[in-house]
Context: one part of a larger RNA
RNA sequence: UCACGGUUAAGGAACUAGGCAAACUGACCCCGUAACUUCGGGAUAAGGGGUCCCCUCCUCCGGGAGGGGCGCAGAGAAUAGGUCCAGGCAACUGUUUAACAAAAACACAGGGCUGUGCGAAAUUGAAAGAUGAAGAAUACAGCCUGACACCUGCCCGGUGCCGGAAGGUUAAGAGGAGAUGUCACAGCAAUGGAAGCAUUGAAUUGAAGCCCCGGUAAACGGCGGCCGUAACUAUAACGGUCCUAAGGUAGCGAAAUUCCUUGUCGGGUAAGUUCCGACCUGCACGAAUGGUGUAAUGAUCCGGACACUGUCUCAACCGUGAGCUCG
Numbered sequence: 001u002c003a004c005g006g007u008u009a010a011g012g013a014a015c016u017a018g019g020c021a022a023a024c025u026g027a028c029c030c031c032g033u034a035a036c037u038u039c040g041g042g043a044u045a046a047g048g049g050g051u052c053c054c055c056u057c058c059u060c061c062g063g064g065a066g067g068g069g070c071g072c073a074g075a076g077a078a079u080a081g082g083u084c085c086a087g088g089c090a091a092c093u094g095u096u097u098a099a100c101a102a103a104a105a106c107a108c109a110g111g112g113c114u115g116u117g118c119g120a121a122a123u124u125g126a127a128a129g130a131u132g133a134a135g136a137a138u139a140c141a142g143c144c145u146g147a148c149a150c151c152u153g154c155c156c157g158g159u160g161c162c163g164g165a166a167g168g169u170u171a172a173g174a175g176g177a178g179a180u181g182u183c184a185c186a187g188c189a190a191u192g193g194a195a196g197c198a199u200u201g202a203a204u205u206g207a208a209g210c211c212c213c214g215g216u217a218a219a220c221g222g223c224g225g226c227c228g229u230a231a232c233u234a235u236a237a238c239g240g241u242c243c244u245a246a247g248g249u250a251g252c253g254a255a256a257u258u259c260c261u262u263g264u265c266g267g268g269u270a271a272g273u274u275c276c277g278a279c280c281u282g283c284a285c286g287a288a289u290g291g292u293g294u295a296a297u298g299a300u301c302c303g304g305a306c307a308c309u310g311u312c313u314c315a316a317c318c319g320u321g322a323g324c325u326c327g
Base pairs, nucleotide, nucleotide: 001322002321003320004319005318006317007316008315010313011312014311019308027051028050029049030048031047036041038147052069053068054067055066056065057064058063070074082306083305084304085303087301088300089298090297094106095105110145111144112143113142114141115140116139122131123130124129148293149292150291151290153223154222155221158220159219160216161215162214163213164212167211168210169209173205174204178200179199180198181197182196185192186191224242225241226240227239228238251285252282263279264278265277266276267275
């Protein structure tokens, strides 16, 4: 000096990104126990008191009552919750990056949409076949949301999906008008040219799809601008105008979302870029890509308080091992 362990005057978080680490608390019995609440909880809430030995009496034989005694200390050693207040997120118990992440991520019960009538849809395989399922729509599959409470607004113009079949477009195929080559033959020649065989080929016909017509948002998604106006001022219930498929409803809001921003006001501190409560000017919340609440729960995250302490002011001492040399 390092590692591990122990003790410490006065102070008690002044340490630090942060009480990290350590300390406090701790068993059993009795008393007592708030807000809130889904009435189960919260709760060991919090906060107090007791615990040993001897004698007497009582006893349901567990113990209880009274009297006395000793120590600094009676759960005499060891093992054995620190607590409270207020927020964010996720309902919860669970699951996860084997070896840097345990979480607010995943899952979840519950909710919804869609497909599927059974040789089911879906998945797998070249097929046979298999899973689904020895199941049968209270079933199975896919997708989204995520307990519970109160709710879930407007838009179908775009994209998707579903339905429709009148019209337009449209492939191969069918069709074969016509054209060309060859050639008997005609003709002095130019040229014409039957049949056949070839090459080419117009009209017409021709499904789905697309166009088209409807539906559908707990499908993918989307949810405006400018100007004026009230008898102080300010603001604008009101009006005008442009655009749109429709212009963001309820609720929430400087938020896990707020750039300006340490917004402004209030609270807590002597002092608070964090925190809590409000305001609303929402750069760029918003309703199952769910919105807002919410008891309980959490090795979760943020802020505060009490207790407690070598975290610190500021360091000291003790114990064990290493550190040094040789092997």

Predicted 3D model of a 327-nucleotide part of an RNA (large-subunit ribosomal RNA, domain IV) from Duncaniella freteri.
The source organism's lineage runs through Bacteria, Pseudomonadati, Bacteroidia, Bacteroidales and Duncaniella.
Rfam family: Bacterial large subunit ribosomal RNA.